[in-house]
């Protein structure tokens, strides 16, 4: 430097679900728990996906608020795919 990581060692992470907590939500964090993972380490950079508080539009209303419908990321997801950065063991 490379690898569709075969066998092995030392270790690591932790889906669903449950409890707590933060959040409008998506989701995050902590504890329990293991479906899986060789980058399931880091990074929202490209695509994608989730949410829609705020805002805008619409219907409605005498008007405003509340409530309803639609749109919207400035909110999220790296355990969806790709990129970037870093790394253990093994093999070449």
């Nucleotide at each position: 430097u490379c690898g569709c990581g075969a066998a092995a060692a030392u270790g690591g992470c932790a889906a669903a679900c449950c409890g707590g907590u933060c959040g409008a939500a998506a989701g995050g964090c902590c504890g329990g728990g293991a479906c899986g993972c060789a980058a399931a380490g880091u990074u929202a950079c490209g695509g994608g996906c989730c949410u829609a508080a705020c805002g805008c539009u619409c219907a409605g209303c005498c008007u405003u608020c509340a409530g309803g419908a639609g749109c919207c990321a400035c909110g999220g997801c790296c355990g969806c795919c790709g990129g970037a950065c870093u790394g253990c063991c093994c093999g070449a």
c-di-GMP-I riboswitch aptamer from an Anaerolineales bacterium, 92 nucleotides, folded computationally. It matches the Rfam family "c-di-GMP-I riboswitch aptamer". Rfam describes the family as follows. GEMM was predicted in a large-scale screen for bacterial structured RNA regulatory elements. Its mean pLDDT, the model's own confidence on a scale to 100, is 87. The sequence was found by an Rfam model in a public genome assembly.